[in-house]
Predicted 3D model of a 176-nucleotide RNA (FMN riboswitch aptamer (RFN element)).

């Protein structure tokens, strides 16, 4: 020095323009963003983390029985290391010893919950025109307006999150 140990700090980005419309950062067009380690420099390779689900140790709350009591034996619920599950997307050409990583071109992807809504369904209610129905009509049906409910709807908004993590850097003391 490396390793082990320990402390501190750090540790995720992005809606700008236009269109439609009464209303859109959620629709449409363009634009914009890209955690960590590995490897020829990577959102798309290999692996990891975040989210979500399960869950052992352990912890917390409530509670039953026994006992004077410390406590012991249960029951229910919650949290939860480790661990398990889940977990998206790329090709072509060029250069090179080496690149799905660079250069050129064309693509693609983005957790969970919430919410606008011009999308859909249902219910209530109204109706000018048009059509259907009818002998003719009546909102009776198609259609269309309003109200309500439900569904659906965001990589970029809001929230969990002033959180946590993969990890990165710096320092301390000690071991061998």
């Nucleotide at each position: 020095a490396c390793g082990a140990u320990u402390u501190u700090u750090c540790g995720g980005g992005g809606c700008g323009g236009g269109g439609u419309g009464a209303g859109a950062u959620u629709c449409c067009c363009c634009a914009c963003u890209g955690g960590c380690g590995g490897u020829a420099c990577a959102g798309u390779c290999c692996g990891c983390g975040a989210c979500c689900c399960g869950g052992u140790a352990u912890c917390c709350u409530c509670u039953g029985c026994a006992g004077u009591a410390u406590u012991g034996c249960g029951g229910a619920g919650g949290a939860g290391a480790a661990c398990g599950g889940c977990u998206g997307a790329u090709c072509c050409g060029g250069u090179g010893a080496a690149a799905u990583u660079c250069c050129g071109g064309a693509a693609c992807c983005a957790a969970c919950a919430g919410u606008a809504u011009u999308u859909g369904a249902c219910a209530g209610u109204g109706c000018a025109a048009u059509g259907c129905a009818u002998a003719a009509a009546a909102g009776g049906c198609a259609g269309u307006g309003c109200u309500g409910u439900c569904a659906u709807c965001a990589g970029u908004c809001u929230g969990g999150a002033u959180g946590g993590a993969a990890g990165a850097a710096a320092g301390g003391a000690u071991c061998a």